This is a predicted structure of a 1470-nucleotide RNA (small-subunit ribosomal RNA) from an uncultured prokaryote.
Rfam family: Bacterial small subunit ribosomal RNA.

[in-house]
RNA sequence: AGAGUUUGAUCCUGGCUCAGAAUCAACGCUGGCGGCGUGCCUAACACAUGCAAGUCGAGCGAGAAAGGGAACUUCGGUUCCUGAGUACAGCGGCGCACGGGCGAGUAACGCGUGGGAAUCUGCCCUUUGGUGGGGGAUAACCCGGGGAAACCUGGGCUAAUACCGCAUAAGCCUUAAGAGGGAAAGCCUUCACUUGCCGAAGGAGGGGCCCGCGUCCCAUUAGCUAGUUGGUGGGGUAACAGCCUCCCAAGGCAACGAUCGGUAGCCGGUCUGAGAGGACGGACGGCCACACUGGAACUGAGACACGGUCCAGACUCCUACGGGAGGCAGCAGUGGGGAAUUUUGCGCAAUGGGCGAAAGCCUGACGCAGCAACGCCGCGUGAAGGAAGAAGGUUUUCGGAUCGUAAACUUCUGUCCGAGGGGAAGAAAAAAAUGACGGUACCCUUGGAGGAAGCCCCGGCUAACUCCGUGCCAGCAGCCGCGGUAAUACGGGGGGGGCAAGCGUUGUUCGGAAUUACUGGGCGUAAAGGGCGCGCAGGCGGUCUGAGAAGUUCUGGGUGAAAGCCCUCGGCUUAACCGAGGAAGGUCCUGGGAAACCAUCAGGCUAGAGUGCUGGAGAGGGAAGCGGAAUUCCUGGUGUAGCGGUGAAAUGCGUAGAUAUCAGGAGGAACACCCGAGGCGAAGGCGGCUUCCUGGACAGACACUGACGCUGAGGCGCGAAAGCUAGGGGAGCGAACAGGAUUAGAUACCCUGGUAGUCCUAGCCGUAAACGAUGGGCACUUGGUGUGGGGGGUGUCGAUUCCCUCCGUGCCGGCGAAAACUCGUUAAGUGCCCCGCCUGGGGAGUACGGUCGCAAGGCUGAAACUCAAAGGAAUUGACGGGGACCCGCACAAGCGGUGGAGCAUGUGGUUUAAUUCGACGCAACGCGAAGAACCUUACCGGGGUUUGAACUGUGGCGGCCCCCUCCAGAGAUGGAGGUUUCCCUUCGGGGACCGCGUCAGAGGUGCUGCAUGGCUGUCGUCAGCUCGUGUCGUGAGAUGUUGGGUUAAGUCCCGCAACGAGCGCAACCCUUGUCUGCAGUUGCCAUCAGGUUAAGCUGGGCACCCUGCGGAGACUGUCGGCGAAAAGCCGGAGGAAGGUGGGGAUGACGUCAAGUCCUCAUGGCCUUUAUGCCCCGGGCUACACACGUGCUACAAUGGCCGGUACAAAGGGCUGCCAACCCGCGAGGGUGAGCGAAUCCCACAAAGCCGGUCUCAGUUCGGAUUGCAGUCUGCAACUCGACUGCAUGAAGUCGGAAUCGCUAGUAAUCGCGGAUCAGAACGCCGCGGUGAAUACGUUCCCGGGUCUUGUACACACCGCCCGUCACAUCACGAGAGUGGGCUGCACUAGAAGUCGCCGGGCUGACCCGCAAGGGAGGCAGGCGCCGACGGUGUGAUUCAUGAUUGGGGUGAAGUCGUAACAAGGUAACCG
Repeated sequence: AGAGUUUGAUCCUGGCUCAGAAUCAACGCUGGCGGCGUGCCUAACACAUGCAAGUCGAGCGAGAAAGGGAACUUCGGUUCCUGAGUACAGCGGCGCACGGGCGAGUAACGCGUGGGAAUCUGCCCUUUGGUGGGGGAUAACCCGGGGAAACCUGGGCUAAUACCGCAUAAGCCUUAAGAGGGAAAGCCUUCACUUGCCGAAGGAGGGGCCCGCGUCCCAUUAGCUAGUUGGUGGGGUAACAGCCUCCCAAGGCAACGAUCGGUAGCCGGUCUGAGAGGACGGACGGCCACACUGGAACUGAGACACGGUCCAGACUCCUACGGGAGGCAGCAGUGGGGAAUUUUGCGCAAUGGGCGAAAGCCUGACGCAGCAACGCCGCGUGAAGGAAGAAGGUUUUCGGAUCGUAAACUUCUGUCCGAGGGGAAGAAAAAAAUGACGGUACCCUUGGAGGAAGCCCCGGCUAACUCCGUGCCAGCAGCCGCGGUAAUACGGGGGGGGCAAGCGUUGUUCGGAAUUACUGGGCGUAAAGGGCGCGCAGGCGGUCUGAGAAGUUCUGGGUGAAAGCCCUCGGCUUAACCGAGGAAGGUCCUGGGAAACCAUCAGGCUAGAGUGCUGGAGAGGGAAGCGGAAUUCCUGGUGUAGCGGUGAAAUGCGUAGAUAUCAGGAGGAACACCCGAGGCGAAGGCGGCUUCCUGGACAGACACUGACGCUGAGGCGCGAAAGCUAGGGGAGCGAACAGGAUUAGAUACCCUGGUAGUCCUAGCCGUAAACGAUGGGCACUUGGUGUGGGGGGUGUCGAUUCCCUCCGUGCCGGCGAAAACUCGUUAAGUGCCCCGCCUGGGGAGUACGGUCGCAAGGCUGAAACUCAAAGGAAUUGACGGGGACCCGCACAAGCGGUGGAGCAUGUGGUUUAAUUCGACGCAACGCGAAGAACCUUACCGGGGUUUGAACUGUGGCGGCCCCCUCCAGAGAUGGAGGUUUCCCUUCGGGGACCGCGUCAGAGGUGCUGCAUGGCUGUCGUCAGCUCGUGUCGUGAGAUGUUGGGUUAAGUCCCGCAACGAGCGCAACCCUUGUCUGCAGUUGCCAUCAGGUUAAGCUGGGCACCCUGCGGAGACUGUCGGCGAAAAGCCGGAGGAAGGUGGGGAUGACGUCAAGUCCUCAUGGCCUUUAUGCCCCGGGCUACACACGUGCUACAAUGGCCGGUACAAAGGGCUGCCAACCCGCGAGGGUGAGCGAAUCCCACAAAGCCGGUCUCAGUUCGGAUUGCAGUCUGCAACUCGACUGCAUGAAGUCGGAAUCGCUAGUAAUCGCGGAUCAGAACGCCGCGGUGAAUACGUUCCCGGGUCUUGUACACACCGCCCGUCACAUCACGAGAGUGGGCUGCACUAGAAGUCGCCGGGCUGACCCGCAAGGGAGGCAGGCGCCGACGGUGUGAUUCAUGAUUGGGGUGAAGUCGUAACAAGGUAACCG
């Protein structure tokens, strides 16, 4: 510090996810030791048991028992001493308000921080004054009573540092003054001292109260408030105060967020982060609040009191049913809840606390120990040597590699561990005594490598790879995504990586996330500018001078507890941990200074803003009036059969006279031309003319005001269309609706009609893709060119023309900006000010709530759930029922076919034991098949065989091999017989070869062409496909290769940020067409000779033809025209050939997971007495059908018969076969020649000549069938070809549709060859005869180039929308129902404080001799307040509810085709 993920790729936006750190954790697997910490986050749920607050006899009264001892004794016991002034209880004092727990409540002066004044303070400290003299009670105790108990009660006795007067009053309190008020306690003691007590002042520490500032979320909570805000009087408190009360006033709080609701103890700090910030507040420390729930007070210095009291409530327990008792959120512990959190331990030795003079007692505070890897830190599980790289595992290309110096083995060491020995500090100010931890830490000796390693991961992110298993199954997964037969992604093994007594997972927080942006983001198109204006509050604001000093700034002072963080040093062996010192830390308080800036106050200025004057421009707004054209309707005339409408029609109108046309009239709406990217307005919007009323802007020159400004949350107003209310109006147009068409359907598009509406008046609505998808204002920053309005200058006779300038409105473009597109003085540039808005997609602008509206609906505006994206711009392709240009037998123009018939052949289908397999649009289907009767053959049935039919090796056994005959059998095979010996030798034997056998291993036309090589098809013989360097672009990529011409061509020329190059094109190659050189047999024969019935037959010749080898020739070279002085095109000449002369071979980068595992090769899988191999027979030849490709025809341009002419290219020795003979013929017999320019196949056929047939299912056509044959072959039954005779079917030119061909081509005619024993109508070749047509490129198909749109990119056979059906999930509504919390009103009213009464009771003081009275007090009563309750009515929230509504999600459901290409009616918004 970043990374993965949207795309074919790119850049951007944007979300999701990961790597880090942390944790009071939990879970899974695993687990050796120690140190230091931490340990109910849930039920503030309920609690058994024990302990957690007592102490003081030096305040006071009373005062045992057991036991021991002694004496007496009636032996039952009694008394005394001791136990002991002890125990227990009581009065009294102090403490119990600390310490400890918990976080429920609390959004508050609760907390934090800093201040403040009207206050209290036991114990402690300092100072000071006092402590005299009396009195009356009471508990304990004793006696009695009640009660189950808890406990209560009557009578009697008694003490005090308990209680009450009196005296005294320095100081204190009250009071204006005068005056008045108010204390005490003793104990110990011989005394003294000490200690205590009372009054007062001060201190220290602690508390109470007030204030400034800070302190979570929701505005779908906007108004709240009657003690409320203030005041007088009174009361009350320690103290200020509406704290309380009577009265008076009507205030107080709130958009700087009151009130309501939700959530929450706050802080020091903790975690994270570079920081700013964010999250958290467990342990430790400070504060607060609470103590079963609610209320209340008492006591006290202090409480409204955790282990006190009273009342009420719920719960639990006891009970004799009458009543009682209790409160672990103290320490342990239990149940429960929960994913989850410990011992009913030891000790007061230390630290601290309470009481006490002290000894001491108490202390679950605390110190320790125990449990838990819960965390942090440290240590160990050994170290060194050790290669035959052991065994074994895994893997393998079989060579090896790896685990791996790892192990074994050798030599060592001793941390932890065991045993034994020693043994602390912590303990203290004179000494002694005192240690829970603990015989612990630590030290020594000794034993022995002995007891001690796991967990996660290994597709990318992210470090680490292989084998097997599995086969979209089982499973994995944080995101992207893996798994459908070779999975580094699942499971196992091996290996590897990481961490380590832990490792992973899950949850949570911060980070990464600049993804809420203060630091530090955005809003034209990605999410985001309010539809527009006016304007209150608020924010911001020109220039000069002065003033004070709130902000600001400088410098002092105070404070910011400790702990923590940081630095330094130190203590535990180290570290964690701990100690000491320092530093740091605040928007804080306060003193002093400065005065630039901001604010404030005062006074000026004119550049901002505004006012006045002059002038012109304008569809700016409102009202009234007027005008013509057109549509429609009405009346009348002319006129006749149609009109209208469409792609074509029909509905409709019209003989009752339409349409057309003329004249007149009515009515409503809109204003052609002018009209312009022109003008005006804030926006919406505004268009005939005139008048009236009225807003704004602009220009010019001066004068005036003197910052009066900008923006603008709320608010107010305006606001297209549609829509709504009421009343008018209604010509045209026209939702709905009706009809006609279209269509599979057509609730649409098209047509004929047509109602609301559109228009007017008044009032609502308040929304639009209300758009420049661009808020307003000001300033600054190169230009060019239009246009509207105004002014000036120059020049001229004359400015509309030229120049300058202000305002407005367009286009282009520079810097700059931007993801790009683009924007660019009218900014999307550079700055400032203010407002609005955004934060992934869907759900959803939905629900609920509120508010507005008559309604429709508007505004505001979520969540659950779900996805790993959704998007923007640009790029390359592909595609378009987009465009432009151009090719091709693509269409057109032609000729001939196919589709109909019969047959052949291939395919589908069906059948079958099998009909082997493959090929499936073009580009499968006379294809693999250039040739299935057996063989082939891969299929089926049956018969056999198992190291095998063929191959390599092999220790063993036997033998030559080979050849022939016979038998069984369908054959394979089995059996029998015969024939027969090779080489080397050390004579044992060995070798080649064969057989038997073993083991390695063969074999497979078994699977996978979607694991592959090779080969092939296809686009396509199309003209394209790329690269290097440079340049442009952030990039994908572009440029080059586009453009202007031209070509068959990316062919060439020109231009050009390109310049070159490669693969293709062309050429080079073959063939054919002309000439020529050489050669002259087997070819040829002009001349000469011979010769025949004839014939190059012979001599001879090589001229010609021909053959073969070589050469020439054609290059737009030449002329004219066109063209750009180009490339080239057109025409001509010459030429055998002319613009690539014809034909062939030749197939770029790539596409189709195209085809082929059955040519071959090959990975993997499968098979191994079979899926191999051998054999016989059958099948591949089946046949209701369907299709493709062909052949033959349907006839007279023909058939048949006779005669007659002319090829080329091939083939031939297990062959071609002449001639001759036989046969009607296929063919047979015989047999010459020829391994072939010599011989043979071999008569070419159409053609030509002559004849015949005469339009008919025929003398066309030949299928089918019968009979008889021929040939090949082991064999023609299934299942060959051919021949003869006979038979003579369909068929009379072929529906929709469809194919080939542009010249020696189509058509037509025959010939040859490969394969092959035989078996072509197929295939591959050859020549003969030999046309027609092409205007042209609109259309169909395919292709090329440029361009355009795109939501496509497995690319239109694409993508994709909505209803319905099914499953499932969350949510809304819902008659209601059940809870929680809460407001208001009324009712009722416990305890208790306060007030009043107080006739009953009453010790201290007063009066009185007394009786008695008084003062005071108590019980009791009444009243105010008042908790839990009750009733009624609201608000809010949660749960639930028959039914219902939409929404989300879910490989292959239904219906259609809405959107994306002009998506086939452009789309979209309201």
Source information: The RNAcentral record of the sequence draws on ENA.